[in-house]
RNA sequence: UGGGUCGGCUGGACGGUCGCGUGGCGGGGCAAUCCGCACCGAGGAACGUCCGGGCUCCACAGGGCAGGGCGGUGGGUAACACCCACCCGGAGCAAUCCGCGAGACAGUGCCACAGAGAGCAGACCGCCGCUGGUCCCCGAGCUUGUCGAGGGGUCCAGUGGUAAGGGUGAAAGGGUGGCGUAAGAGACCACCGGGGCCGUGGUGACACGGCUCGCACGGUAAACCUCGUCCGGAGCAAGGCCAGACAGGGGAUGUUGACGCGGCUCGCCGAGUCCCCGGGUAGGCCGCUGGAGCGGCACGGCAACGUGUCGCCGAGAGAGAUGACCGUCCACGGAGCGCGAGCAUGUCUCAGACUCCAGGACAGAACCCGGCGUACAGGCCGGCCCAUUCG
Numbered sequence: 001u002g003g004g005u006c007g008g009c010u011g012g013a014c015g016g017u018c019g020c021g022u023g024g025c026g027g028g029g030c031a032a033u034c035c036g037c038a039c040c041g042a043g044g045a046a047c048g049u050c051c052g053g054g055c056u057c058c059a060c061a062g063g064g065c066a067g068g069g070c071g072g073u074g075g076g077u078a079a080c081a082c083c084c085a086c087c088c089g090g091a092g093c094a095a096u097c098c099g100c101g102a103g104a105c106a107g108u109g110c111c112a113c114a115g116a117g118a119g120c121a122g123a124c125c126g127c128c129g130c131u132g133g134u135c136c137c138c139g140a141g142c143u144u145g146u147c148g149a150g151g152g153g154u155c156c157a158g159u160g161g162u163a164a165g166g167g168u169g170a171a172a173g174g175g176u177g178g179c180g181u182a183a184g185a186g187a188c189c190a191c192c193g194g195g196g197c198c199g200u201g202g203u204g205a206c207a208c209g210g211c212u213c214g215c216a217c218g219g220u221a222a223a224c225c226u227c228g229u230c231c232g233g234a235g236c237a238a239g240g241c242c243a244g245a246c247a248g249g250g251g252a253u254g255u256u257g258a259c260g261c262g263g264c265u266c267g268c269c270g271a272g273u274c275c276c277c278g279g280g281u282a283g284g285c286c287g288c289u290g291g292a293g294c295g296g297c298a299c300g301g302c303a304a305c306g307u308g309u310c311g312c313c314g315a316g317a318g319a320g321a322u323g324a325c326c327g328u329c330c331a332c333g334g335a336g337c338g339c340g341a342g343c344a345u346g347u348c349u350c351a352g353a354c355u356c357c358a359g360g361a362c363a364g365a366a367c368c369c370g371g372c373g374u375a376c377a378g379g380c381c382g383g384c385c386c387a388u389u390c391g
Base pairs, nucleotide, nucleotide: 001387002386003385004384005383006382007381008380009379010378012329013328014327015326016325017324018323020041021040024037025036026035027034028033043362047373048372050371051370052369053368054367055235056234057233058232062266063265064264065263067231068230069229070228071227072086073085074084075083076082087101088099089098090097091096102226103225107224108223109220110219111218124166125165126162127161128160129159130158131157132156133155135153136152137151138150141147142145174192175191176190177189178188193215194213195212196211197210198209199208200207201206239286240285241284242283248277249276250275251274252273253272260268261267293312294311295310296309297308298307299306300305333357334356335355336354340350341349342348343346
């Protein structure tokens, strides 16, 4: 310098004018409320609502079954399906990336199409043996023939062997080479792979080494299932308080236990519950934002993260406020002009002074956090890898 890969930050700035929302202060008004002032007022994803928690109520949140989530190992955390580190497998020269990573000798099921055969397998082509036939060649012999024992070969049929080769497939019962054989085959041998046992290292997943076994039955568990582990339910319209209005009537069921505690059951609780007709209200306050909070520093840790200390307060609503315009500027884009630079000297490429135009991505909190996923015009910074050049 070119290419790649990973991570972090940012997501317009300043000024003016007008406008919006809560609360504060001051003023006017009997009040509803109005006016003025200064402060504060969306995001990295506020989004999707997919996981995990806090909080609230329901037994004091309980047992079993059913159901569901998760699944290499170790750690982090309030918790997780998240994060960090490592292991294994795969891709890449590498940095790095990817994996819904338990179990397929517990059992059951499934393996489309193609193919002969899809699981205690299978002879379709091919290869090989034997038997018979056909044709050709060689040919001992003597009765010299349209003779002919025997041998070899082509082709065909039958029968058997063979899982080496071809072919089908996502997958064909370890792989490569040899030995062997009629042809073949872990039948045998070497190496690789695999199973079992032992040792060493590691907290562990696992790795390495030794001995041994010719290999002792493929794939699929995002199929049932098995194993381990976790999970009670509903949700801020949770839930609580205050004020106000009204009118009751009928039916069913229940202390032999209703209703309620998501399904069933055990267990708990203990007097109401449900339906229909009719009537009333649809206001205020709390919950509500100071919290697993954010930032700096120090320490521990490879890291995720934790501990200590100092500082800071950053929306809290009513179906719901954060915007618009103007000026200057910064990115990014287009056009003109053409000062330049490069060499491959061209209707070339790359840059940029100046002028004009245009000009802000995705998206809007609603109880609060931690994650994940998804969307995003652009801009800035850094680590590492590969190639090339120079020293």

Predicted 3D model of a 391-nucleotide RNA (Bacterial RNase P class A) from Microbacterium sp. SCN 70-200. Model confidence (mean pLDDT): 76 of 100. Its Rfam family is "Bacterial RNase P class A". By type it is a ribozyme. NCBI's taxonomy places the organism under Bacteria, Actinomycetes, Micrococcales, Microbacteriaceae, Microbacterium. A source record names the gene rnpB.